[in-house]
RNA sequence: AGUGAACGCUGGCGGUAGGCCUAAUACAUGCAAGUCGAACGGCAGCACAGCAGAGCUUGCUCUGUGGGUGGCGAGUGGCGGACGGGUGAGGAAUACAUAGGAAUCUGCCCAGUCGUGGGGGAUAACGUAGGGAAACUUACGCUAAUACCGCAUGCGCCCUUUGGGGGAAAGCCGGGGACCUUCGGGCCUGGCGCGAUUGGAUGAGCCUAUGUCUGAUUAGCUAGUUGGAGGGGUAAAAGCCCACCAAGGCGACGAUCAGUAGCUGGUCUGAGAGGAUGAUCAGCCACACUGGAACUGAGACACGGUCCAGACUCCUACGGGAGGCAGCAGUAGGGAAUAUUGGACAAUGGGCGCAAGCCUGAUCCAGCCAUGCCGCGUGGGCGACGACGGUCUUCGGACUGUAAAGCCCUUUUCUCGGGGACGAACCCCCUCCGGAGGCAAUGCCGGGGGGCUGACGGUACCCGCGGAAUAAGCAACGGCUAACUCCGUGCCAGCAGCCGCGGUAAUACGGAGGUUGCAAGCGUUGUUCGGAAUGACUGGGCGUAAAGGGAGCGCAGGCGGCCUUUUAAGUCCGGCGUGAAAGCCCGGGGCUCAACCCCGGCGGGUCGCCGGAUACUGGGAGGCUCGAGUACGGAAGAGGCGAGUGGAAUUCCGGGUGUAGCGGUGAAAUGCGUAGAUAUCCGGAGGAACACCGGUGGCGAAAGCGGCUCGCUGGUCCGAUACUGACGCUCAGGCUCGAAAGCGUGGGGAGCAAACGGGAUUAGAUACCCCGGUAGUCCACGCCGUAAACGUUGUGCGCUAGGUGUGGGCGGUAUCGACCCCGCCCGUGCCGCAGCUAACGCAUUAAGCGCACCGCCUGGGGAGUACGCCCGCAAGGGUGAAACUCAAAGGAAUUGACGGGGGCCCGCACAAGCGGUGGAGCAUGUGGUUUAAUUCGAGGCAACGCGAAGAACCUUACCCGGGCUUGACAUCCCGCGCCCGCCCGUGAAAGCGGGUUUUCCCUUCGGGGACGCGGAGACAGGUGUUGCAUGGCUGUCGUCAGCUCGUGUCGUGAGAUGUUGGGUUAAGUCCCGCAACGAGCGCAACCCCUGUUCCCAGUUACCAGCGGGUAAUGCCGGGCACUCUGGGAAGACUGCCGGUGAUAAGCCGGAGGAAGGUGGGGACGACGUCAAGUCAUCACGGCCCUUACGCCCGGGGCGACACACGUGCUACAAUGGCCGGUACAGCGGGUUGCGAAGCCGCGAGGCCCAGCCAAUCCCGAAAAGCCGGUCUCAGUUCGGAUCGGAGUCUGCAACUCGACUCCGUGAAGUCGGAAUCGCUAGUAAUCGCGGAUCAGCCAUGCCGCGGUGAAUACGUUCCCGGGCCUUGUACACACCGCCCGUCACAUGACCCGAGUCGGGUGCACCCGAAGUCGCUGGCCCAACCCGCAAGGGGGGGAGGCGCCGAAGGUGUGCCGGGUGAGGGGGAUGA
Repeated sequence: AGUGAACGCUGGCGGUAGGCCUAAUACAUGCAAGUCGAACGGCAGCACAGCAGAGCUUGCUCUGUGGGUGGCGAGUGGCGGACGGGUGAGGAAUACAUAGGAAUCUGCCCAGUCGUGGGGGAUAACGUAGGGAAACUUACGCUAAUACCGCAUGCGCCCUUUGGGGGAAAGCCGGGGACCUUCGGGCCUGGCGCGAUUGGAUGAGCCUAUGUCUGAUUAGCUAGUUGGAGGGGUAAAAGCCCACCAAGGCGACGAUCAGUAGCUGGUCUGAGAGGAUGAUCAGCCACACUGGAACUGAGACACGGUCCAGACUCCUACGGGAGGCAGCAGUAGGGAAUAUUGGACAAUGGGCGCAAGCCUGAUCCAGCCAUGCCGCGUGGGCGACGACGGUCUUCGGACUGUAAAGCCCUUUUCUCGGGGACGAACCCCCUCCGGAGGCAAUGCCGGGGGGCUGACGGUACCCGCGGAAUAAGCAACGGCUAACUCCGUGCCAGCAGCCGCGGUAAUACGGAGGUUGCAAGCGUUGUUCGGAAUGACUGGGCGUAAAGGGAGCGCAGGCGGCCUUUUAAGUCCGGCGUGAAAGCCCGGGGCUCAACCCCGGCGGGUCGCCGGAUACUGGGAGGCUCGAGUACGGAAGAGGCGAGUGGAAUUCCGGGUGUAGCGGUGAAAUGCGUAGAUAUCCGGAGGAACACCGGUGGCGAAAGCGGCUCGCUGGUCCGAUACUGACGCUCAGGCUCGAAAGCGUGGGGAGCAAACGGGAUUAGAUACCCCGGUAGUCCACGCCGUAAACGUUGUGCGCUAGGUGUGGGCGGUAUCGACCCCGCCCGUGCCGCAGCUAACGCAUUAAGCGCACCGCCUGGGGAGUACGCCCGCAAGGGUGAAACUCAAAGGAAUUGACGGGGGCCCGCACAAGCGGUGGAGCAUGUGGUUUAAUUCGAGGCAACGCGAAGAACCUUACCCGGGCUUGACAUCCCGCGCCCGCCCGUGAAAGCGGGUUUUCCCUUCGGGGACGCGGAGACAGGUGUUGCAUGGCUGUCGUCAGCUCGUGUCGUGAGAUGUUGGGUUAAGUCCCGCAACGAGCGCAACCCCUGUUCCCAGUUACCAGCGGGUAAUGCCGGGCACUCUGGGAAGACUGCCGGUGAUAAGCCGGAGGAAGGUGGGGACGACGUCAAGUCAUCACGGCCCUUACGCCCGGGGCGACACACGUGCUACAAUGGCCGGUACAGCGGGUUGCGAAGCCGCGAGGCCCAGCCAAUCCCGAAAAGCCGGUCUCAGUUCGGAUCGGAGUCUGCAACUCGACUCCGUGAAGUCGGAAUCGCUAGUAAUCGCGGAUCAGCCAUGCCGCGGUGAAUACGUUCCCGGGCCUUGUACACACCGCCCGUCACAUGACCCGAGUCGGGUGCACCCGAAGUCGCUGGCCCAACCCGCAAGGGGGGGAGGCGCCGAAGGUGUGCCGGGUGAGGGGGAUGA
């Protein structure tokens, strides 16, 4: 794009076309083929003359009669029922299409010629009598013809022996003057017929060539088969048929068989070539219930004829009969699906007829159906305040939307009314004129005028009235693809053409609003072509994507060098014929346009015939030498086959020497060995293979070939001449060769070695490793025929830059000698240009440019499987599907990620070291369990002393109970009142009730405001949910050195380059190089603390010197030097020197310096990752609750406890505990606070107050340390849990559930399994101090502070994490990836299968209907002949026999199908 469509939703009108694609299933009913009286006998029915009779209103009616007339049922006869109409079953050729052909027929029609004379015998109807339910039928009798039969005549007809012979007819109707008449007519004339014949036209039959679907898993088929000559037969050629003779015919250019199919003009599609198709219209064919058969006829093997058989249906009186819608309607059935039991012969056409006319479901019309195509309409203009409504909203508004309303206008369509066709002209009738012919007339021929005829239909069309009146839907809106929002739903319901949507914000589901597209339709489904160059003729491919046969030889086939000549098959040109019409295209015309229709033209074939051309191809003839080959000379080689022969080595055997091991591995063991191994020497046996040479060396077609010698033998290369004269290339089928393994028979067997045994390894180890070991490996002969048989690259030829190796040969130059050097040919490698390629790559050895031929491919799986066939001894090989299933499978390259890949390099990563954890008790967090509740979150690293820097109430979110409902809190409105506070009652409290005291601020004096109470409604409130809707903040990789961009360049592209490389660094830090040049975010630096110095300042800090004072103290005066405080400045930059490095960056060493190579520490965290964490800090979208999921209160819980884990504290002791003495910090905190001193208490603490808003006073003692004493290795003078008792303090309150003190009690624990953590220097370890939170405190936590103060790092193999480069990849939610097979279950398809069921078909035989043909025909028969007749003859028939013969039967094969216990593999599934 198309459609004979169907389905869903919807539906105003007209025109035009179309309308059972399925069951060639079965059919009720009606209709679809009749007609002619001018062929005939007739007269059942109708009408009318005539005749007879009756009634009577003398003109009508009635009755009877009446073939005389009009006519006519049935019948005889003629023509037509072979056309028209239907259908597509069958059929692959008997068909169709195109072009030809010769041996034919042809009713009606046209033209011509001739004829149409004279006789005869029957028969239906009918009558009479029968049979039968019916259908129908029998006998006898009568009768006519254009029915039937002779006779005559007879051609230009037929036959022929060329003499001859044969053979026909029918009449009917009209008109008519003379003449004749039996009054019927004859006769004449006209028309229609009839016979014979010639030609035409039309139609039909037959033959030939070419073309016409699929399967080779159908390869051979054929006996009337192929041909001959003879006969039969037909309208006609012919094995069409028959007997005889011969042995042919067809087939790889696809016979036969199987499947499928009506063919064509055309139709649809496509740029075309092609593909698909064969409805409607037209041509041809075939068929008519199924199968068979003939009759009649011009024509049939006959749709509405006959006979037979069969199935089915119907009628029946059971004896018999009837029927055939694939004609038009219609019915049932089937189906997704396809119409009225309509009108008319008016037109066109057909049959019959002289005609009128009759018949015509052909046809013309109408009806039904949006089935298609075409046209029209459902209104037009104005109309903003952008109405209402609806939807959305950022709440401002936006969209629907000039849309509506409203105003003005129009009237196609519609309703009603009126008018109103074309299609009609013939025939026929009336009339007039002319013409031929005839005595004339009717008639005939031609013309003029008039009349008659319309189913559709009062339709088309026209006019008028009325009035926007009667008329819009469907699909889509994620991308492809034009059109977006809201709500609902929550991997549900659903959507889906492909990709894919849906798991709580879905432009994808459903609804809505809006939008887009088309429109009386719109979507969906089916189907065809296109896109699809996706079967490639036009117009594809085969190194790696699917695809080169394992290799060669070679028949057929395909293709083929140069010159001359001939031919003209191919090819080309011209002409003629044909290619029906319709259709397509072009031009024109008609319906208002269009669809549609009409007219004209063009075009269309691999077609046929004739003529011509001869370049090319082909055929014939002749020649040529360059392709190909032969001869000659030389050369290399693991080319092949056979025979022989050699040494090394292994093993075995014998002997000698010799002793305890050998062997084997990662380590071992099995194994061998004191019966003497291994080792070593000598001798022997046997088999197999040939080290070095040896080489991207050589040879061969491939497989393949390796010691040496000899024999036989194939191929190749080089050189130079001669010869042959296209002898060539390729190759379906075929034949041959063909590694290894394997098979058969017979040998052989040293080593090796499937299977097998043993030892190890391992979770296992039917493996890898080890010890053994049989087939086999070897030989001969015969099979097999495969392979990653690979260059994954078929063979041959030609052409197209080079460079460099190497093997073989030759030449040149030169020489003593080719050793260098140069060149040519052949082979074999590497690199590389053009070109090619998807890229990788190939590139004179092509994967480049061409030619020839062969093989092969067409998504993945199923599957190289099944079935069939062929080969094989078997194993198996060759050929080689389908169902089903998937949305991919695949190639090359890119970026990442990953690797028990590689290189380089980092990090307390390992190692080296020190101290811990894991064991104990306790503290704390978590899991689990429990509970009314044990609120919630955090979950490897990166949750677990985390949110918690303070859970007895509060907190608090949880539970139980008691209460409140505009609320504990915000804003707005109204009323009242200051509010507040205090007291009493009740209650567990919240709350409820009552009482009391008191009067605020501002004011423009109206009032307003803060606050409280009461009231109403908007609303509040939620630690309810979603961290996977979010913001913000944070963790982590990771303080790792990376992550990117612009421009340029390269690449088809992803992308690359830069950023890689060489150095260097802590660093993508810097340097150098470079198709890159620059730039950004990171690194570093800038900031803070600390380390040195200086400057400034000098109280509360400090105190050297001066002075005063004390028991003593910077206590005082004073001072600002020091310490210190806190502001500023300097200093460090690889700057300097040496070495090294590339003269670079830098590195190493040194000097100086408080500090040296980023001095130490902190803050600072690139692009990003983990849908990491947090809705319970806060904020926020959506959802949810609203006398509760909100709020208040009391109590409880968050503190539970068989257990498990994390993080810690204290320990296990003697570098320790205890007692006494004594020394030295820093950071901090303090007014509801820190609290000195003094007093009391053993103590926690209490009493009392000084000082201090703090460099001033206080917390405050620092502790380890040091000195002295004691303990003496013990579960202890270690350790302190637990428990008892007594207290202190905070607080409304320490029961659940605080801390602390004192006395008593004294548990586990004696250094901790596997495993595991931290730390590289002022670090670890160890010691104490402070702070936040806080009434108090469960703090052993956290954040800080200082004191004392180590050890070790060889090194980077390994573990973990990371960076850069590179490599492989089937990974890309990226190795926590991907993915294979068994088993189990489910589902559907397939194969095998004992069988079984029906179908198709071949062959053989049996039976054999109807019927044609043949023979017979004793029975029967009117016409002709003989005969007076009887009768006979001729001829014919019934019957009988025979050939053939449908259906049926029997047997046997083949083909495909259904089903089948069970078996098998394969596919799919969370």

This is a predicted structure of a 1470-nucleotide RNA (small-subunit ribosomal RNA) from an uncultured bacterium.
RNAcentral holds the sequence, with entries from ENA and SILVA.
It matches the Rfam family "Bacterial small subunit ribosomal RNA". Rfam links the family to the GO terms ribosome and structural constituent of ribosome.